[in-house]
RNA sequence: UAACGUCUAGGCGAUGGAGUUCGCCUUUAAAUCUGCGUUAUCGCAGUGAUGACUCCUACCCCGAA
Numbered sequence: 001u002a003a004c005g006u007c008u009a010g011g012c013g014a015u016g017g018a019g020u021u022c023g024c025c026u027u028u029a030a031a032u033c034u035g036c037g038u039u040a041u042c043g044c045a046g047u048g049a050u051g052a053c054u055c056c057u058a059c060c061c062c063g064a065a
Stems, first nucleotide, its partner, number of pairs: 009026005016056006033046005
């Protein structure tokens, strides 16, 4: 210096925060949705604040006061 392994810790899971839980990654990483058009680049449109569950906040629709 490189490779591999172990331990600890941290990070990530298409828009915010918290708890629980699951999965993934080890910094050259995990992650970066769907549909249509297009050779591709790219352009347009749509769903969803969760990986999953619950709560809060924001946004949208309907109804009532």

This is a predicted structure of a 65-nucleotide RNA (Fluoride riboswitch aptamer (crcB RNA motif)) from Neomoorella humiferrea.
The model forms 100% of the base pairs in the Rfam consensus.